[in-house]
RNA sequence: UAUUGAUAAUGGCAAACUUAUCGAAAGGUAAGGACGCAAAGCCACGGGUCUAACGCGCAAGCUAUGACAGCCGGGCCGCCAAA
Numbered sequence: 001u002a003u004u005g006a007u008a009a010u011g012g013c014a015a016a017c018u019u020a021u022c023g024a025a026a027g028g029u030a031a032g033g034a035c036g037c038a039a040a041g042c043c044a045c046g047g048g049u050c051u052a053a054c055g056c057g058c059a060a061g062c063u064a065u066g067a068c069a070g071c072c073g074g075g076c077c078g079c080c081a082a083a
Base pairs, nucleotide, nucleotide: 004081005080012037013036017032018031019030020029021028022027035070041076042075043074045073046072047071048068049067050066055062056061
């Protein structure tokens, strides 16, 4: 230095589930809780996935302007340092 990553150190985050709350929903937030995570820190930019209130439709259904960063890629930033 690192495009690498320990049975190291110091710390961090927190899946499912539960409760409360916001939301039409997906989902978010808070508390509890730990399945996991070396970017499981931040950003919806590309792809993907979820939802479908409004709108369209006779209906079935379609639709993102709503979401997901713990699906993949990309961008920005960052702790430690054995081999």
Predicted 3D model of an 83-nucleotide RNA (c-di-GMP-I riboswitch aptamer). It matches the Rfam family "c-di-GMP-I riboswitch aptamer". From the family's description: GEMM was predicted in a large-scale screen for bacterial structured RNA regulatory elements. Gene Ontology term of the family: cyclic-di-GMP binding. Its mean pLDDT, the model's own confidence on a scale to 100, is 89.